[in-house]
RNA sequence: GGAGAUGUAGCUCAGUGGUAGAGCGGUCGACUGCAGAUCGACAGGUCGCGAGUUCAAUUCUCGCCGUCUCCU
Numbered sequence: 001g002g003a004g005a006u007g008u009a010g011c012u013c014a015g016u017g018g019u020a021g022a023g024c025g026g027u028c029g030a031c032u033g034c035a036g037a038u039c040g041a042c043a044g045g046u047c048g049c050g051a052g053u054u055c056a057a058u059u060c061u062c063g064c065c066g067u068c069u070c071c072u
Base pairs, nucleotide, nucleotide: 001071002070003069004068005067006066007065010024011023012022013021018055026042027041028040029039030038048064049063050062051061052060
């Protein structure tokens, strides 16, 4: 330099055009002599950045940035 993959909650990841979710973690409560386990509730997101297409974009297209892999 070229090609491909990937970027969503603190972490690991779902979500293939129509109001963003799960598990773990966090906080509170129930239970317990205390704790753990279990159960319930709550908080936590400019969906990497910008532009385009569309009535509507996390999702499709383009550019840029980060990470990983391959080729030279």
This is a predicted structure of a 72-nucleotide RNA (transfer RNA) from Pavlovales sp. CCMP2436. The coordinates come from a structure-prediction model, not an experiment, and the mean pLDDT is 83.